[in-house]
A computed fold for a 111-nucleotide RNA from Hymenobacter sp. YC55, annotated as SAM riboswitch aptamer (S box leader). Its mean pLDDT, the model's own confidence on a scale to 100, is 79. The source organism's lineage runs through Bacteria, Pseudomonadati, Bacteroidota, Cytophagia and Hymenobacter.
RNA sequence: UACUUAUCCAGAAAGACUGAGGGAUUGGGCCCUACGACGUCUUGGCAACCUGAAUAAAACAAGGUGCCAACUCCCAUUUCGUCCUACUUCUGCGGCGGAAGAAGAUAAGUA
Numbered sequence: 001u002a003c004u005u006a007u008c009c010a011g012a013a014a015g016a017c018u019g020a021g022g023g024a025u026u027g028g029g030c031c032c033u034a035c036g037a038c039g040u041c042u043u044g045g046c047a048a049c050c051u052g053a054a055u056a057a058a059a060c061a062a063g064g065u066g067c068c069a070a071c072u073c074c075c076a077u078u079u080c081g082u083c084c085u086a087c088u089u090c091u092g093c094g095g096c097g098g099a100a101g102a103a104g105a106u107a108a109g110u111a
Stems, first nucleotide, its partner, number of pairs: 001111008013043005021032003026076004044068003049064002052060001072103001077100007
């Protein structure tokens, strides 16, 4: 880096340094941010994928990862339900809600 599988509405922040953007990418929205965000380090914590580890489950959390604003911050594609406007009907536009998908993140495994 690619592929496979699983999960992603729960949970968990203080200090120091730094100093202007940040929230993955494109567009839009929204939000965080000089009352110092983002990032780095230290400490602390969350969680339970692997592991400890045993037939399995449950419980635990020493170790390997991961994570600690907002659902993966929300929308984008498809589809279903419902509502509004218009209408003879079909079609179409829009609002709301659900599901799936795409993309992404993390873990474990394979190449």